[in-house]
Context: one part of a larger RNA
Molecule: large-subunit ribosomal RNA, domain II
Organism: Candidatus Shapirobacteria bacterium
């Protein structure tokens, strides 16, 4: 891992509601007793003690269709409505209570053959080094002291290093030689040393040179058994079929927030009612939102004037700058401003249409998500967070969006090699237009989204001006004189700077628009003539493009590719879904019907509710089958049924099995890191 087996709402009791049964103003026995039998028990008979019901009210005495409060009035609860028992279904309480699962807690025992400490009694430590005290000898001293390469001596939690003990670093090993080892290396090695044997201390206890270490390979409290099926608002699992309906992820409360209760939303009812509810229309209400406004509350800009200050200048008058406040004018802002003020929404009344509502019982839900409209928080960030209205998903399949829960279209009872459409598409992949008309784009823009800003890209529209008296552009020629204007300056001559910016000759020419020189010079320009010969200059609006524009495997519209097969404005066809239609069939509900059936409406579905069935094992009765072959097994083997399933046939197997009716369950397996077995 697979296969086979096994594996989870049960039992007792009490209560509630419903179906059925018995008796009925009643109903019912409990313990216990007797008898019988097929004797873990059952049946029949006895047993009326007691329970529930038949009357209530009051705290009670008590009274009673009434009673209690009370002086009374008035009010409360009653006066009407059949119950009791059994059986059964569902649910609830108590019990282990659908199954498996803790870590833990408590009790009684077993452990110091591991390890910790201690007690008693034994044992072990190659060799080498160092050389304390002390003694002797010698020197020396009056003596004590002191001294010496002197001789002995042999101390030490001394040194080096075996055994022994330890376990520093590293390598190997790591389904191992080994549930801690092996190699090299390393620390101690006469000591607080190591070790044998025997003994002592025991679980909130021991022992501990304290590491929460050790206490028999897992110790912040050992192990074994028991209380015990502890408890688990937590996780996982919970086994056959078909049919009908079908949620919630909210409010309130909660030592409450992943739990629960009540309400909300679902289901069932041969219970009751049309009061109720929904939609539309008409009528009638309250409001303070959107908007708007500045009349209040605040915010906030500018002008004018008044008043009260301050600074600066001034002898002063006064001037100027500025602060606050008031008035006024103009233009503004506000969720917690309003002189105003909708549309919707909501309440009530009426009508019409639809059909729903209440009650009883049974639930599940209390983590929601995205899209979109309007808002709060945030950065007018988030696949963010909190509301509110709608939709979808959840619990919804199908078509489109390449792929893609929540987007667009559309709600799947079954079948059809029929038709029409939706969204979306029609060159090929790929079903359907290489369709029609008119434009645009040259950027592969585009065929999926993208900023400010920039540019003689290009299309359309508009305005002003110049132009055959010759425009615009190129070309030829001129572009002068007073004068080097004055000042300044080393110089300043159109062209460093300051001031002025005239006059003349002219077709025209600035006391000069730019380059240039040290200063001049020089080259252009404005302006003018000629030549040329037809459009030109400037501005604004707008369509489509360009730049701006940087990401990591394939360049990226899904691809090929496309100049339309791109974009704009139109048009006509076609394709396209489980939609609609057509045909056939099934089921549910309603109406009608004696029935058969007809007509109509419906049949996606998680949690969940309801209904109807299939199969397994056993019991009783019944009818049957079986060595001329039961059960069981097996065969992509036949038939039947909507399904669970039923049945035939072949092979195998070798002795029991089935139909029908009713009853009873240890009654259905794919999941629980399930359990047992096999391979």
């Nucleotide at each position: 891992a697979c296969c086979g087996g096994u594996g989870a709402g049960u039992a007792u009791u009490c209560g509630a509601u419903g179906a059925c049964c018995g008796c009925u103003a009643g109903u019912u026995u409990a313990a216990c007793c007797u008898u019988g039998u097929u004797u873990a028990a059952c049946a029949a008979g006895g047993g009326g003690a007691g329970g529930c019901g038949g009357a209530g009210c009051g705290a009670a005495a008590g009274c009673a269709a009434g009673u209690c409060u009370u002086a009374a009035a008035a009010g409360g609860c009653g006066u009407c409505c059949a119950g009791c028992g059994g059986c059964u279904a569902u649910c609830g309480g108590a019990u282990g209570a659908c199954c498996c699962g803790a870590a833990a807690c408590c009790g009684g025992g077993c452990g110091a053959g591991c390890u910790a400490a201690c007690c008693a009694u034994g044992a072990g430590c190659a060799g080498g080094g160092u050389g304390a005290a002390c003694c002797c000898c010698g020197a020396u001293u009056a003596a004590c002291a002191u001294c010496g390469u002197g001789g002995g001596g042999g101390a030490g939690g001394c040194c080096c290093g075996u055994a022994c003990c330890a376990g520093u670093g590293u390598c190997u090993g790591g389904u191992u030689c080994a549930a801690a080892a092996g190699g090299c290396u390393u620390g101690g090695a006469u000591g607080a040393c190591u070790u044998g044997u025997g003994g002592u201390u025991a679980g909130g206890g021991g022992u501990a040179a304290u590491a929460u270490g050790c206490u028999a390979a897992a110790c912040g409290a050992g192990c074994c058994c028991g209380g015990a099926g502890a408890u688990a608002g937590c996780u996982g699992g919970u086994u056959c079929u078909c049919c009908c309906c079908g949620a919630a992820a909210u409010a309130u409360a909660u030592a409450u927030a992943g739990g629960u209760a009540u309400a909300g939303c679902g289901g069932u009812g041969u219970u009751g009612u049309u009061a109720u509810c929904u939609u539309u229309u008409g009528g009638u209400g309250g409001g303070g939102u959107a908007g708007a406004g500045c009349a209040c509350u605040g915010a906030a800009u500018g002008g004018u004037g008044g008043c009260a200050g301050g600074g600066c200048a001034g002898c002063a008058a006064u001037g100027u700058c500025u602060u606050g406040u008031c008035a006024u004018c103009a233009a503004u802002c506000a969720a917690a401003c309003u002189c105003c003020g909708a549309a919707u929404a909501c309440g009530c009344c009426a009508a019409a249409a639809g059909c729903a509502c209440a009650c009883a019982c049974c639930a599940g839900u209390c983590a929601g998500u995205c899209u979109u409209g309007c808002c709060g928080g945030g950065c007018u960030a988030a696949g963010c967070u909190g509301g509110u209205g709608a939709g979808a998903c959840u619990a919804a399949a199908g078509g489109g969006a390449a792929a893609c829960a929540g987007c667009c279209c559309a709600g799947a009872c079954u079948c059809u090699c029929a038709u029409c459409u939706a969204a979306g598409g029609u060159c090929u992949c790929u079903a359907a237009a290489u369709u029609u008309u008119a434009c645009u784009u040259a950027a592969g823009u585009g065929u999926c989204a993208u900023a400010a800003g920039g540019a003689a890209g290009u299309g359309a529209a508009a305005u002003u001006c110049c132009u055959a008296a010759a425009a615009c552009a190129c070309c030829c020629a001129g572009g002068a004189g007073g004068u080097u204007g004055g000042c300044u300056c080393a110089g300043a001559a159109g062209c460093a700077g300051c001031c002025a910016u005239c006059c003349u000759u002219u077709a025209a020419a600035g006391a000069a628009a730019g380059c240039g020189u040290a200063a001049c010079a020089g080259c252009u320009c404005a302006c003018u003539g000629g030549a040329c010969g037809a459009g030109g200059a400037a501005u604004u609006u707008u369509g489509c493009g360009c730049c701006g524009u940087a990401a990591a495997u394939u360049c990226a519209g899904g691809a090929g590719g496309c100049u339309a097969a791109a974009g704009u404005a139109a048009a006509u066809a076609c394709c396209g879904a489980a939609g609609a239609u057509a045909g056939a069939g099934g089921c549910u509900c309603a109406a009608c019907g004696c029935a058969a059936g007809u007509u109509g409406a419906g049949c996606g579905g998680u949690a969940g509710g309801g209904g109807a069935g299939c199969g397994u094992c056993g019991a009783u009765a019944u009818c049957g089958c079986g060595g001329u072959g039961a059960a069981g097994g097996u065969g992509a083997u036949g038939a039947c049924g909507u399904a669970a399933g039923u049945u035939g046939c072949g092979c195998u197997g070798g002795a029991g099995c089935g139909u029908u009716a009713u009853c009873g369950a240890g009654u259905g397996a794919g999941a629980a890191u399930g359990c047992c077995g096999g391979u």